[in-house]
Annotation
The RNA shown here (TPP riboswitch aptamer (THI element)) has 102 nucleotides and comes from Allobosea lathyri. Its mean pLDDT, the model's own confidence on a scale to 100, is 78. The source organism's lineage runs through Bacteria, Pseudomonadati, Hyphomicrobiales, Alloboseaceae and Allobosea.

RNA sequence: CUGCGUCCGUUGGGGUGCCGUCGAGGCUGAGAGGUGCGCAGGCGCCAACCCAUCGAACCUGAUCCGGGUAAUGCCGGCGAAGGGAACGGUCUUCGGCUCGUA
Numbered sequence: 001c002u003g004c005g006u007c008c009g010u011u012g013g014g015g016u017g018c019c020g021u022c023g024a025g026g027c028u029g030a031g032a033g034g035u036g037c038g039c040a041g042g043c044g045c046c047a048a049c050c051c052a053u054c055g056a057a058c059c060u061g062a063u064c065c066g067g068g069u070a071a072u073g074c075c076g077g078c079g080a081a082g083g084g085a086a087c088g089g090u091c092u093u094c095g096g097c098u099c100g101u102a
Base pairs, nucleotide, nucleotide: 001096002095003094005091007089008088009087010086011052012051013050014049017027018026019025033046034045035044036043037042058083059082060081064077065076066075067074
């Protein structure tokens, strides 16, 4: 000097499912919320949460495959697949490079 990492600030990206039974409520999870418009499909805004390139936050594949459940991306595969949103500052363990000294 620099890389990973920690923390902070601002900016940006993302999802919002299933249901024995209408409501109430239940399941998993970090997160399944509120509100407006619409006949409906759906769309917009806000909040919380997560993620921001050594990027599995999230999307495609997918009306996928296996297992399990009341049911569901519930779990695993797929996945060393393809895509995917950043800058500044701070801290210092470790690593790398360069210079000097012994």

Overview:
The sequence is in RNAcentral, with records from Rfam.